Glycine riboswitch aptamer from Caldimonas caldifontis, 121 nucleotides, folded computationally. Its Rfam family is "Glycine riboswitch aptamer". From the family's description: This family represents the bacterial glycine riboswitch. Glycine riboswitches usually consist of two metabolite-binding aptamers domains with similar structures in tandem. The coordinates come from a structure-prediction model, not an experiment, and the mean pLDDT is 82. The RNAcentral record of the sequence draws on Rfam. The model forms 90% of the base pairs in the Rfam consensus.
[in-house]
RNA sequence: GCGUUCCUCACUGGAGAGAGGCCUGGCGGCCCCGGUCGCCCGGUCCACCGAAGGGGCAAGCGACCCAGGCUGAAACAGCCGGGCCGCCAAUCUCUCAGGUAAAGCGGACAGCGAGGGCAGC
Numbered sequence: 001g002c003g004u005u006c007c008u009c010a011c012u013g014g015a016g017a018g019a020g021g022c023c024u025g026g027c028g029g030c031c032c033c034g035g036u037c038g039c040c041c042g043g044u045c046c047a048c049c050g051a052a053g054g055g056g057c058a059a060g061c062g063a064c065c066c067a068g069g070c071u072g073a074a075a076c077a078g079c080c081g082g083g084c085c086g087c088c089a090a091u092c093u094c095u096c097a098g099g100u101a102a103a104g105c106g107g108a109c110a111g112c113g114a115g116g117g118c119a120g121c
Base pairs, nucleotide, nucleotide: 001121002120006116007115008114009113011111012110013109018046020045021044022043023042025040026039027038028037029036030035031034047100048099049098053096054094055093056092060087061086062085064083065082066081068080069079070078071077
């Protein structure tokens, strides 16, 4: 100096699913003393989505066990089989969290750019 993977920042793209029901409250309009309509915060119920986050699982690898099989003179040896435990991925799965008109926010992931930098060269 380079440095796939990895990390940070900025920009860009980025899906899915109820404009759901009910209720307290706030604001406003109308009608006139109490209703009705609309919007908003919150709560609650049902339905639904998966791409913040989070949980779960495969092959594989490793340890242990076996009154099993084979090899071997034998072994606490090797191989096969079975059991059990650990590690182990996702855009799979769960739906805890989050989300479900438009806008906005968020958004796995991807692209461009800049910076950092493990192993290694």